[in-house]
RNA sequence: GCCGAUGUAGCUCAGAAGCAGAGCAGCGCUUUUGUAAAGCGAAGGUCGGGAUUGCGAAAUUCCCCAUCGGCU
Numbered sequence: 001g002c003c004g005a006u007g008u009a010g011c012u013c014a015g016a017a018g019c020a021g022a023g024c025a026g027c028g029c030u031u032u033u034g035u036a037a038a039g040c041g042a043a044g045g046u047c048g049g050g051a052u053u054g055c056g057a058a059a060u061u062c063c064c065c066a067u068c069g070g071c072u
């Protein structure tokens, strides 16, 4: 330099253009003499950045950025 994959909550990951979600972690409550386990609840996201198409974009298209892999 070229090609490809990935980027969504603190972490691991879902999400066929139509309400942004799950598990774990953290927080609060219940339970316990206390802790753990268990149960319940609430919170936590400018969906890597900018533009494009479209009534509507996490998703399409383009350009960047980061990480990983391959080729040279």
Base pairs, nucleotide, nucleotide: 001071002070003069004068005067006066007065010024011023012022013021018055027041028040029039030038048064049063050062051061